The part of an RNA shown here (large-subunit ribosomal RNA, domain VI) has 261 nucleotides and comes from bacterium 1XD8-76. The full RNA is in RNAcentral, with records from ENA and SILVA. Its mean pLDDT, the model's own confidence on a scale to 100, is 87.
Context: one part of a larger RNA
């Protein structure tokens, strides 16, 4: 921009993409078969590998804005803290993201076939699966399963909303109008657009309150010890998580948007 007025939701599915794997064991059955050695088809069940998708309760990884310990240095000194040294180094670790973790998938079924095996059957009194006709039959083909999808210009459907009004003598132009956008607060969304949640009639983000989780018992004080330090009391601190709460910021405002066969 188009889709024969303009919108908001929800669909249909022409067509496209994905998936499609394999093994071992038990059983049938030491049966059929075979002199024996050996050893099945068909069918039923269990487990596993690789691959794929999803997820984070478990096991773990990461987790430089969380907690702790500690070395050297610094701002005169002590205590408490802070800064620099690769995040100084080290021990842990929430959320998120992950796999090595967990769950799920390939199944089953229908249709048409290949090789192959058949029925009926002539040419050619017989025979013949083929010439007419009809079957069975693959991990393969089409459907079924997952997914994208109406620019499918062949531009589809359903429901609902606003419309065929106002100003203007009329045309032009303007207004109002369902709805949408700009702008702003953000996100399990994201390169940017886009998508989604919100914008005071408000829990969208921050802050604050409480909680979970993490660190691991703060400071201060007392006691013991010459002291380093230890013990007691007391927990302290805390990013992303959960619930709540208008304290802060989403203020104010602007723009687009039908008149239709």
């Nucleotide at each position: 921009c188009g889709c024969g007025g303009g919108a908001u939701a929800u669909c249909u599915g022409a067509g496209g993409g994905g998936a499609g794997c394999c093994g071992u064991c038990c059983u049938u059955a030491g049966u059929a078969c075979g002199a024996g050695a050996g050893g099945a088809c068909c069918g039923g069940g269990a487990c596993g590998g690789a691959c794929g998708g999803a997820c984070c309760g478990c096991u773990g990884g990461u987790g430089u804005a969380c907690c702790u310990g500690u070395u050297g240095g610094g701002g005169a000194c002590c205590a408490a803290a802070c800064c620099c040294a690769u995040g100084g180094c080290a021990g842990g670790g929430u959320a998120g993201c992950c796999a090595a973790g967990u769950c799920c998938g390939g199944c089953a079924g229908g249709g048409a076939u290949a090789a192959a095996c058949g029925c009926u059957g002539a040419a050619g009194g017989c025979a013949u699966c083929u010439a007419a006709g009809c079957g069975u039959g693959a991990a393969g083909c089409c459907c079924c399963c997952c997914u994208c999808a109406a620019g499918a210009u062949g531009a589809g459907a359903u429901a609902u909303c606003c419309g065929c009004c106002c100003c203007g003598a009329a045309a032009a132009g303007g207004g109002a109008g369902a709805g949408g956008c700009c702008c702003c607060u953000c996100c399990g969304a994201g390169a940017c657009g886009a998508g989604g949640a919100g914008g005071u009639a408000g829990a969208u983000a921050g802050g604050c309150g409480g909680g979970a989780g993490g660190u691991g018992u703060a400071a201060g004080u007392g006691c013991a010890g010459c002291g380093a330090u230890g013990c007691a009391u007391g927990u302290g601190c805390u990013g992303a998580c959960c619930c709540g709460u208008a304290c802060u910021a989403a203020u104010a405002g602007g723009c687009c948007g039908a008149g239709a066969g």